[in-house]
RNA sequence: GGCGGGGUUCCCGAGCGGUCAAAGGGGACGCGCUGUAAACGCGUUGGCUCUGCCUUCGCAGGUUCGAAUCCUGCCCCCGCCA
Repeated sequence: GGCGGGGUUCCCGAGCGGUCAAAGGGGACGCGCUGUAAACGCGUUGGCUCUGCCUUCGCAGGUUCGAAUCCUGCCCCCGCCA
C1' cells in the first nucleotide's frame, strides 16, 4: 500500500431503519436474608424541572418523516495479501 472484519453505557458484549437510553453477563450502589461476611433474592446503574423531555453508540458530514443500524471521508484496533 491492497482486501476483509471491528470501535456500543464503568468493563465485556448483543443489537431487522421505528417496538431503543440499547438484551445479557460482570462490577458498583441500595434493600432483603445472615451474629458478621460470602452465597442467594429483589431493585438501581447517561442527565433533568420525570405521564414527559434532553443528550448519547470512534470523529465529521450526508440520506431519511425517523439512523447505533444505510452512504461518504477521516482516526484507531485486528486478520490476510504484498
Molecule: transfer RNA
Organism: Solirubrobacterales bacterium